[in-house]
Description: The prediction has a mean pLDDT of 81. This is a predicted structure of a 74-nucleotide RNA (transfer RNA) from Bdellovibrio sp. Rfam family: tRNA. It is annotated as a transfer RNA. The organism belongs to Bdellovibrio, within Bacteria.
RNA sequence: GCACCCAUAGCUCAGUUGGAUAGAGUGUUUGGCUACGAACCAAAAGGUCGGGCGUUCGAAUCGCUCUGGGUGCG
Numbered sequence: 001g002c003a004c005c006c007a008u009a010g011c012u013c014a015g016u017u018g019g020a021u022a023g024a025g026u027g028u029u030u031g032g033c034u035a036c037g038a039a040c041c042a043a044a045a046g047g048u049c050g051g052g053c054g055u056u057c058g059a060a061u062c063g064c065u066c067u068g069g070g071u072g073c074g
Base pairs, nucleotide, nucleotide: 001073002072003071004070005069006068007067010026011025012024013023019057028044029043030042031041032040050066051065052064053063054062
């Protein structure tokens, strides 16, 4: 330098044939349970889906570009 892959909640990830409120596990907070704690049960908070532009009635999803990370080739 070229090609490909990845970026979604604090963390690990799902969701990518475009469709209506964006989810799970774990963690955090609160309550229950307990003599107390752990475990367990219940609830809540937490994300404008890496940034920008575009396509579309509608974008996490499609296109372009930038940023960061990874792999391969030279």